Model confidence (mean pLDDT): 79 of 100. The RNA shown here (Bacterial RNase P class A) has 379 nucleotides and comes from a Candidatus Zixiibacteriota bacterium.
RNA sequence: UCGGUGGGCGACGCGGUCGCGCAACCGGCGUUGAUGCCGGGUGUGAGGAAAGUCCGGGCUCCACAGAGCAGGGUGCCUCCUAACGGGAGGGCGGAGUAAUCCGACGGACAGUGCAACAGAGAACAACCACCUCGCAUGUUUUGCGAGGUAAGGGUGAAAAGGUGGUGUAAGAGACCACCGGCAUCCCAGGCAACUGGGGUGGCCGUGUAAACCCCACCUGGAGCAAGGCCAAGCAGGAAAAAGGAGUGGCUCGCUCCGUUUGAUUUCCGGGUAGGCCGCACGAGCGUUCCGGCGACGGAACGUCCAGAUCAAUGGCCGCGACGCGGGCGGCGGUUCGCCGUCGCAGGCGACAGAACCCGGCUUAUGGCCCACCGAAACG
Repeated sequence: UCGGUGGGCGACGCGGUCGCGCAACCGGCGUUGAUGCCGGGUGUGAGGAAAGUCCGGGCUCCACAGAGCAGGGUGCCUCCUAACGGGAGGGCGGAGUAAUCCGACGGACAGUGCAACAGAGAACAACCACCUCGCAUGUUUUGCGAGGUAAGGGUGAAAAGGUGGUGUAAGAGACCACCGGCAUCCCAGGCAACUGGGGUGGCCGUGUAAACCCCACCUGGAGCAAGGCCAAGCAGGAAAAAGGAGUGGCUCGCUCCGUUUGAUUUCCGGGUAGGCCGCACGAGCGUUCCGGCGACGGAACGUCCAGAUCAAUGGCCGCGACGCGGGCGGCGGUUCGCCGUCGCAGGCGACAGAACCCGGCUUAUGGCCCACCGAAACG
């Protein structure tokens, strides 16, 4: 310098001006059914993912004697945690030269299904082939038939452990030696997964369970539109009840409604519109220290940090920083394609917007920094 791997940080800053939500305060207005309304200055106001809503928990309501079944989920070990399908450390397997990364990683002698094409055969295999016997033919050749094989060939992603020998008509774990696997027993290390070593047994009949299934463990349902409170109007119930409303003129009229088919008033329960709570002090955040390889746990000190409901968190201007890709000019180099460097003016600024809260995962995205690995060149 180029290529790669892992991790961390921040998510433009300052000022001016106009505006918006929320909080308490001050001033004014208003007393309504609940909530108040207006103005003022002050304080405060999105994220690392607020996203997808994939997993877990808090919280709330409903359900629930116990046990089991069904359904769903998880699946190497130990640990962390409120919990998890998350995380940390480790084991085993795989990828990579390496840093490092990936893995649903229990069971295929309980049963069932499936295995494209090719192939005789995809699970109790026999196409070519090898061997023996019989018959036919002029022969030790060839053909046909009966039988024995699975070593060799061929097909395939995969074909019934591998190599060598003994053996045999030919062969075969049929037998033997070594190697590999499996089962089982023992020893050593480790909390464990597992690893290393030794003995015994020819036990060696595929793969597939993010196919059904079996085994072990976990598992009630719905979600803040949860749920709770207040409560106009209309309708309903109870009690009292003979007047009530409007209008003209100034002490009397007129009109309408009502008098047990009850106007009107008061009270009551449920509850619509609407309002309030839930709702912002929490598995909170920051710093330091201690324990632990780590996830994480503990202690001390400090700190209060958005709460809308048509839904605020924005617009404009100035200065500065960083990044990006162009323009113009100077200088240097040039293989004449451009490249490097300096200066000037101007442009652009990623993904994206809280809505009950929290822990994760995943996805989107621009920038800076650090560590490590590989290659080449130079010192």
The RNAcentral record of the sequence draws on ENA.
A source record names the gene rnpB.
Its Rfam family is "Bacterial RNase P class A". By type it is a ribozyme.
The model forms 92% of the base pairs in the Rfam consensus.